RNA sequence: CUUAUCCAGAAAGACGGAGGGAAAUGGCCCUACGAUGUCUUGGCAACCUAUACUUGAUAUAAGGUGCUACUUCCAUCCUGCUUAGCAGCAGGAAAGAUAAG
Repeated sequence: CUUAUCCAGAAAGACGGAGGGAAAUGGCCCUACGAUGUCUUGGCAACCUAUACUUGAUAUAAGGUGCUACUUCCAUCCUGCUUAGCAGCAGGAAAGAUAAG
């Protein structure tokens, strides 16, 4: 850079000790009953991969990744619809994450 997916799913222990949920703003949450993070073990999932046969919207999951609070936590930019307005709903984009190339 290209393609695909992102409203499902899956927690315990140890270490550690202050902010964290990618960035900015706003909102909403988590957090000294110890979060975020690191490690171990477990689990989830099925992108790659392997196996099976019923050959597919298939099943299983040893291996390579990934993931394991909240929809990618929500909004932001554009379009459409509704509304007196605030705002709401739908679609798309941007940014991001993961996989394969």

Background: Predicted 3D model of a 101-nucleotide RNA (SAM riboswitch aptamer (S box leader)) from uncultured Arachidicoccus sp. The coordinates come from a structure-prediction model, not an experiment, and the mean pLDDT is 83. Rfam family: SAM riboswitch aptamer (S box leader). Its family is annotated with regulation of gene expression in the Gene Ontology. RNAcentral holds the sequence, with entries from MGnify. The source organism's lineage runs through Bacteria, Bacteroidota, Chitinophagia, Chitinophagaceae and Arachidicoccus.